Overview:
The RNA shown here (c-di-GMP-I riboswitch aptamer) has 90 nucleotides and comes from a Gammaproteobacteria bacterium. Rfam family: c-di-GMP-I riboswitch aptamer. Gene Ontology term of the family: cyclic-di-GMP binding. The coordinates come from a structure-prediction model, not an experiment, and the mean pLDDT is 79.
RNA sequence: CCAACUCAAGGGCAAACCCAUCGAAAGGUGGGGACGCAAAGCUUCCGGGCUGUGGACAUCGACGAUGUCCGUGCCAGCGGGGCCGCCGGA
Numbered sequence: 001c002c003a004a005c006u007c008a009a010g011g012g013c014a015a016a017c018c019c020a021u022c023g024a025a026a027g028g029u030g031g032g033g034a035c036g037c038a039a040a041g042c043u044u045c046c047g048g049g050c051u052g053u054g055g056a057c058a059u060c061g062a063c064g065a066u067g068u069c070c071g072u073g074c075c076a077g078c079g080g081g082g083c084c085g086c087c088g089g090a
Base pairs, nucleotide, nucleotide: 012037013036017032018031019030020029021028022027035077041083042082043081045080046079047078048075049074050073054070055069056068057067058066059065060064
């Protein structure tokens, strides 16, 4: 350097999907269920994504429709940051 074999312990969380429920929605909660995760524990401080009941503007048109921007809200299993945590080895 190459190839093969072997490679803890105790455990934890829980994707999609299904049922119920809350919400305008994204999505959340409970139960079932496991795709996966050494932080898939907590936390929206930064970036990113999603929603758009609400607000503003514009266009076409005349009841209305479409588009853009934003508040609100959501995603921690999108990445970064902060905090906490189990076991083993050096």